Predicted 3D model of a 129-nucleotide RNA (c-di-AMP riboswitch aptamer (ydaO/yuaA leader)) from a Bacillota bacterium.
């Protein structure tokens, strides 16, 4: 000097998963059931919810695995573009739910370490005058 792992604080990213208090309460944000109207009729072909995370297609061992199409995120102030680099899981209701006002219920985790200031806009801080 370089590489590669730990740890710890800072800050950062996925996520609704934070404040605030200590009485798990409040407040914030998520979800879910739930009339009229109004939509759909379409019920083993079983149907649904949370989530970006779904469809296709070729196979094939019909577990896998791959390719596109779709959908999501990132790349350190917003926003649009340009490149570019990763995801497309999991879980739950249990025969059964369109929407949906009053109303009822629930959730407030977990996991993780990006760093092109390329463009154009625009905010905003800091130094001098």
């Nucleotide at each position: 000097u370089g590489u590669a792992g730990g740890c710890a604080a800072u800050c950062u990213c996925c996520g609704a998963a934070u404040a605030u208090g200590c009485a798990c309460a409040u407040a914030g944000u998520g979800g879910g059931g739930g009339a009229c109207c109004c939509a759909c009729g379409u019920u083993u072909u079983g149907g649904g919810g949370u989530g970006a995370a779904u469809c296709u297609u070729a196979g094939a061992u019909a577990u896998u695995c791959a390719a596109g199409a779709g959908g999501g995120g990132c790349g350190a102030c917003u926003u649009g573009g340009g490149c570019g680099c990763c995801c497309u899981a999991a879980c739950c209701c249990g025969g059964c739910a369109g929407c949906u006002a009053a109303c009822c219920c629930c959730a407030u985790a977990g996991g993780a370490g990006u760093a092109c200031a390329c463009c154009a806009a625009g905010c905003g801080c800091a130094u001098u005058g």

Record summary
Taxonomically the source falls in Bacillota (Bacteria, Bacillati).